[in-house]
Context: one part of a larger RNA
This record gives sequence, C1' cells and structure tokens, in this order.
RNA sequence: CUGUUGUUAAGGAACUCUGCAAAAUCGCCCCGUAAGUUAGCGAGAAGGGGCGCUCCCCUCCGGGGGAGCCGCAGUGAAUAGGCCCAGGUAACUGUUUACCAAAAACACAGCUCUAUGCGAAGGCGCAAGCCGAUGUAUAUGGGGUGAAGCCUGCCCGGUGCCGGAAGAUCAAGGGGAGGGGUCAGCCGCAAGGCGAAGCUCCGAGCCGAAGUCCCGGUGAACGGCGGCCGUAACUAUAACGGUCCUAAGGUAGCGAAAUUCCUUGUCAGGCAAGUUCUGACGCGCAUGAAUGGUAUAAUAAUCUGGGCGCUGUCUCGACAGCAGACUCG
Repeated sequence: CUGUUGUUAAGGAACUCUGCAAAAUCGCCCCGUAAGUUAGCGAGAAGGGGCGCUCCCCUCCGGGGGAGCCGCAGUGAAUAGGCCCAGGUAACUGUUUACCAAAAACACAGCUCUAUGCGAAGGCGCAAGCCGAUGUAUAUGGGGUGAAGCCUGCCCGGUGCCGGAAGAUCAAGGGGAGGGGUCAGCCGCAAGGCGAAGCUCCGAGCCGAAGUCCCGGUGAACGGCGGCCGUAACUAUAACGGUCCUAAGGUAGCGAAAUUCCUUGUCAGGCAAGUUCUGACGCGCAUGAAUGGUAUAAUAAUCUGGGCGCUGUCUCGACAGCAGACUCG
C1' cells in the first nucleotide's frame, strides 16, 4: 500500500448525483397511538415504561403481589423494524429483459365496443378431423381501457365499419343482329367475279353478381376539436361586436405538469442562502376526457423533496486484528 473486520476526541451529512455505504432501531410484556379513510385500514403509527438474582405470599400453575441483593450494563452473548412529513406514478397480490433494466413497463378484477343462434364465430390442418365445448349469448372469440368514487363534451367532411337498394359503372357467362374464311355450283375468252349447305373465325344491341359510385347511420371506430380586427369614464383587460375559414372549432377538469421551448416564468412556503421540492397563478412553444380526464384510502426492494434519530459519508485523519502485496532469509 491492497482486501476485510473492529474502534475512534470534537463536530454530525459540512460528504455526495443521492445519507451510496455504515451506524442507529430491533425480541417479549404493559401503557399509549394522529391526519386521512373505500371504515377493512392507517398501526408494530408515533411515543413511553418494564425484563436479572434471592426469599415470602396468592394461584385457575399460565402467572400475579411484596421484601431485598449485585453489576457500567439483566431480550447481559447470538439471532430480531429506524421513524416521521409532503408530492409524482401505478389501485391492489402478481409478471418481466435466464447472464447490465423489477419499473411508472406487462398482467389484473372491473368497464366498454364488436363478432357469434350452434355443423356458432374464431383457430389448426392438403384433407379426414380436432380445438372452441361434451360449452350455447349470465356463453365463446377479438379490440380498447384498466379497482372502486365523480365523470367521459363537440365534429360523420376524409378513412373504416354497418345498413340501403331506385339509378350509374361492371367480369365470366348467356345471346346472336351482322361480318369474314373455305368451296359444290354459276357467270366470264381470259384475268377474275358471284356464291347455297356444311365446317370455321370474328361479333353489335340486349340479359349478367359482388364491388365501386350513390343515399343514410356510426366515435369506449381511425381520427379531428381555428384565425384576424375593434370595443368599457385612468390604465389594463374585454362580458360585447365585426369578419374570414371549417366537418366541428377543446366542454368538465387539470395545468411551467413523467407534458413548458422561452425558463432558474411570477408570487408564496421551507433554507442564512433552494436551477430541485410544495402551494398557487394561467398567453397550455405543444393538456384534456376509455390513445380515458380528474381525485383518491391502502399497497410499493418504485421515483422526488423535507425533517428527527444515528453515525468515519465528511472536516481529516488515526489506531488495531486477520489475509496479502513488499523487503530480507
């Protein structure tokens, strides 16, 4: 010097991204226990006291009462929660990147949309067949959301889906007007022309489904939810008015937010001092209602801020045990 274990004056987070790590708390009995709350909880809240040994008494034999004794120390060693306050997120128990991520991600009960009437829809398979299900709409498949509470606004123009069937468009096919090829024959001196039946090749009008166009519906379908100008007896602001555009112009809520660029916004709180934190404000660069909005008790090896306790994290080091490195042998 390295690793590891222990101790440390005074201070006590000044360390640091962060109290990371360590310290502290710790068992059992008794007392006592707040806000909040879904009345279960919160709660081991918090915060206190006791605990050994000897003798006596009581006993339901678990224990209880009394008198005394010793030590620095009695759950005498070991094992055995630190706590509180305030926010974010996710309701919860669960699940996950076997070997860098355990989370706010996934799942979840619940809610909702949608498909499916049974040889169900859907899925696997070339098929037979099987799953769904020895089930039957209080069932099963698929999508979204994610407990419960309070709620979930406007837009159907585009896209999707559902419905409609008058018209438009429209394939194969049906149909066959008409036309072409061929040649018995006929005409012609010839070149050539006409040309029945048959065979064969084209082939118009007309009849042809779904789909599309079209007409409606539909948002817990994909999605979307404005601009400019003026106006009140200080100023400022604009309940009010004008105008343009749109399918409709963002409702209730929440809001510098896991979303705020400007930004360390402004005000308030906490600190001597606070880019973080909390409460407000609201011109929200670029919130917003099941891509759910908001608010929540409980829960959490979750994230953030503060406090008490406690400490070698630090001021700032020091000493010791063990194991090494190193030197000599």